[in-house]
RNA sequence: UGUUUAUCGAGAGUGGUGGAGGGACUGGCCCAAUGAAACCCGACAACCAGUAUUAUUUAUAGUACAUUGGUGUCAAUUCCUGCAGCUUAAGCUGAAAGAUAAGGA
Numbered sequence: 001u002g003u004u005u006a007u008c009g010a011g012a013g014u015g016g017u018g019g020a021g022g023g024a025c026u027g028g029c030c031c032a033a034u035g036a037a038a039c040c041c042g043a044c045a046a047c048c049a050g051u052a053u054u055a056u057u058u059a060u061a062g063u064a065c066a067u068u069g070g071u072g073u074c075a076a077u078u079c080c081u082g083c084a085g086c087u088u089a090a091g092c093u094g095a096a097a098g099a100u101a102a103g104g105a
Stems, first nucleotide, its partner, number of pairs: 001105001003103006013041001015040003021031003025082001027080002042074003047070003050065007078097001083094004
């Protein structure tokens, strides 16, 4: 870098450094000197590993935990939207795109 599978309506700071930007992209709409990004600490979660346990039965599946490791996350549904269908409209559904994890190339 592209590929497969799963998930994306829950959760998480009145902290420190820092100084103006940020919310992927489009169009919106927002957040931000009552302090953005980034970094540190803290927290959340439970995808993978781990531990315990249950069932089959020896490798899978379920459940629980968060003491340990690998990630991830911590405004707004993935903030809404972009394509298609339904629909008078409001809205609903699906896809695409994006994000994250795990696997394989």

A computed fold for a 105-nucleotide RNA from Clostridium carboxidivorans, annotated as SAM riboswitch aptamer (S box leader). Of the family's consensus pairs, 97% are formed in the model. The organism belongs to Clostridium, within Bacteria. The sequence is in RNAcentral, with records from Rfam and Ribocentre. Rfam family: SAM riboswitch aptamer (S box leader). Rfam links the family to the GO term regulation of gene expression.